This is a predicted structure of a 123-nucleotide RNA (FMN riboswitch aptamer (RFN element)) from a Microbacteriaceae bacterium. Its Rfam family is "FMN riboswitch aptamer (RFN element)". About the family: The RFN element is a highly conserved domain that is found frequently in the 5'-untranslated regions of prokaryotic mRNAs that encode for flavin mononucleotide (FMN) biosynthesis and transport proteins. The prediction has a mean pLDDT of 85. Lineage of the source: Bacteria > Bacillati > Actinomycetes > Micrococcales > Microbacteriaceae.
């Protein structure tokens, strides 16, 4: 730090009440929001990631390469802001559970987008 090479480190949050034999799942009323990117800041504008499926390599582990994957509008302010503000709304995998789950358990003391730091080397 342009570029390679290699090593380290980090690298997901969120609950009380009620009812009822029984619920952190139902009602009520909270809270919660991974990377990167966008002339000005993003859970809902763009795309990655993981989870899930299909093929294919593979002894297992695992890998590659594809597909799927949820949601926001209005006024303001400004040169610009679906990204602030000010108000109203939405969305959240899969398996478990003596009742139906973003918020409880589990897969995971996993992995991962990515970020930062170092060493060695090439221009």
């Nucleotide at each position: 730090u342009u570029c390679g090479u290699g090593u380290u480190a980090c690298g997901g949050g969120g609950u009380c009440g009620g009812u009822g034999a029984a619920a952190a799942u139902c009602c009520g009323a909270g809270c919660c929001g991974g990377c990167g990117g966008u002339c000005a800041c993003a859970g809902u504008c763009c795309g990655c990631g993981a989870c899930c499926c299909a093929c294919c390599c593979a002894c297992c582990a695992g890998g590659g390469u594809g597909g799927c994957u949820g949601a926001u509008c209005u006024g303001g302010u400004g040169a610009a802001a679906c990204u602030c503000c000010a108000g109203a709304a939405c969305c959240g995998a899969c398996g478990g559970u003596c009742a139906a789950a973003g918020u409880c358990c589990g897969g995971a003391u996993g992995g991962a987008a990515g970020c930062a730091a170092c060493a060695c080397g090439a221009u």